Annotation: This is a predicted structure of a 108-nucleotide RNA (TPP riboswitch aptamer (THI element)) from an Actinomycetota bacterium. The sequence was found by an Rfam model in a public genome assembly. Its mean pLDDT, the model's own confidence on a scale to 100, is 76.
RNA sequence: GUUGUUGCUUAGGGGAGCCCGGAAGGGGCUGAGAGGACAGGAUAUCUCCUGUCGACCCUCCAACCUGACCUAGAUAAUACUAGCGUAGGAAAAGUAUUAAUAAUAAAG
Numbered sequence: 001g002u003u004g005u006u007g008c009u010u011a012g013g014g015g016a017g018c019c020c021g022g023a024a025g026g027g028g029c030u031g032a033g034a035g036g037a038c039a040g041g042a043u044a045u046c047u048c049c050u051g052u053c054g055a056c057c058c059u060c061c062a063a064c065c066u067g068a069c070c071u072a073g074a075u076a077a078u079a080c081u082a083g084c085g086u087a088g089g090a091a092a093a094g095u096a097u098u099a100a101u102a103a104u105a106a107a108g
Base pairs, nucleotide, nucleotide: 001101002100003099004098006096007095008094009093010092011059012058013057014056017029018028019027020026036053037052038051039050040049041048042047064089065088066087070083071082072081073080
């Protein structure tokens, strides 16, 4: 100097499904996470949508998206499992620690 591990700081990316219930500060399933707080908008109402923050995960062995109202198998049901998938796309730097290692210099 380079590459990797781990920690810290800051910045950024992402998803929120299925079922029961009239509804919820409700319950069940898988999972790291399945909408917790505030605000705004739409709607006759039930309710729905968006933004900011929080939680969780991920920033190149990469979360997540597309294909997909896909295919197969399970299940009360569902990206629940597998395929698709060596597919295509996809968001970073600094610093510290430690390991390996190239070149050069010095000493032996």
Source information:
Rfam family: TPP riboswitch aptamer (THI element). From the family's description: Vitamin B(1) in its active form thiamin pyrophosphate (TPP) is an essential coenzyme that is synthesised by coupling of pyrimidine and thiazole moieties in bacteria.